[in-house]
Molecule: c-di-GMP-I riboswitch aptamer
Organism: Desulfosarcina ovata subsp. ovata
RNA sequence: GAUAAAGGCAAACCAUACGAAAGUGUGGCGCGCAAAGCCACUGGCCUAAAUCUUCCGCUUGAAAGAAGACAUGGCAGCAGGGCAGCCGAG
Repeated sequence: GAUAAAGGCAAACCAUACGAAAGUGUGGCGCGCAAAGCCACUGGCCUAAAUCUUCCGCUUGAAAGAAGACAUGGCAGCAGGGCAGCCGAG
C1' cells in the first nucleotide's frame, strides 16, 4: 500500500531521576510518524565539564574570574548509509 483496517511509536509541555551542559531514562499527555525500529559509519547540528591559548590577577609560584578554541559528550523526530522487521491486499 485500499481516503484503508488491526496493531505500533510519541513532539512540545508537566513531574521525577541522572548529567557541567547538550541531552537521556521513567510516568502523564498527544505535535506528528509507514520504519518516528536498531546502529554515530559519512556529512550536518547542539553542548563545552576536562584540556589548551589569551586576558585579568599575582609580582614572578599561583589560585579564583573572563573570553576564545576544542568531543573524548550528545541528536537516529536533520539527511545519506548499514542491519533487521509487523499487518493487510494482490